Predicted 3D model of a 74-nucleotide RNA (transfer RNA) from a Phycisphaerales bacterium. Taxonomically the source falls in Phycisphaerales (Bacteria, Pseudomonadati, Planctomycetota, Phycisphaerae). Its Rfam family is "tRNA". Rfam classes the family as a transfer RNA. The sequence was found in a public genome assembly. Model confidence (mean pLDDT): 80 of 100.
[in-house]
RNA sequence: AGCCCCAUGGUGUAAUGGUAGCACAGCUGGUUUUGAUCCAGUCAGUCCAAGUUCAAAUCUUGGUGGGGCUGCCA
Numbered sequence: 001a002g003c004c005c006c007a008u009g010g011u012g013u014a015a016u017g018g019u020a021g022c023a024c025a026g027c028u029g030g031u032u033u034u035g036a037u038c039c040a041g042u043c044a045g046u047c048c049a050a051g052u053u054c055a056a057a058u059c060u061u062g063g064u065g066g067g068g069c070u071g072c073c074a
Base pairs, nucleotide, nucleotide: 001070002069003068004067005066006065007064010024011023012022013021018054026042027041028040029039030038047063048062049061050060051059
């Protein structure tokens, strides 16, 4: 330098172009003598910018970050 893959709550992981969900964690309450367990509730997310579309996490372009392969110089 070229090519390919990945980026979604705090963590992990889903979502055929059509309600952004699940589990764990956190918080609040219940249960318990207390804690753990268990039960109920709750908070929080699509890496950035632009485009296509009635509608974009999803498609297109560029960028950023991470990973892989190949090449060049030394």